Transfer RNA from a Chloroflexota bacterium, 71 nucleotides, folded computationally. Rfam family: tRNA. Rfam's curators write: Transfer RNA (tRNA) molecules are approximately 80 nucleotides in length.
[in-house]
């Protein structure tokens, strides 16, 4: 310097135009003489920037971060 994948919760992924989810984890409660397991609620996410669109996490464009491959 040129292409190509990839980025969604504290992790590890799902979802590819119509209400953002799941497994662990995190708080509270039940349970237990205490712990632990186990059960019920619950909080918290689409890198950035701009386009299209009635509506973008998805679809165009760039940025910026990782990965890989050619020079």
């Nucleotide at each position: 310097g040129c292409g190509g994948c990839c980025a969604u919760a504290g992790u590890u992924u799902a979802g590819g135009g119509g209400u953002a989810a799941a497994a662990c984890g995190g708080g509270a409660c039940u349970c237990u003489u205490c712990c632990a397991a186990a059960g019920u609620c619950u909080a918290g996410u689409c890198a950035c920037c701009g386009g299209u669109u009635c509506a973008a996490a998805u679809c165009c464009g760039g940025u910026u971060g990782g990965c890989c491959g050619c020079u």
The sequence is in RNAcentral, with records from ENA. The prediction has a mean pLDDT of 83. Taxonomically the source falls in Chloroflexota (Bacteria, Bacillati).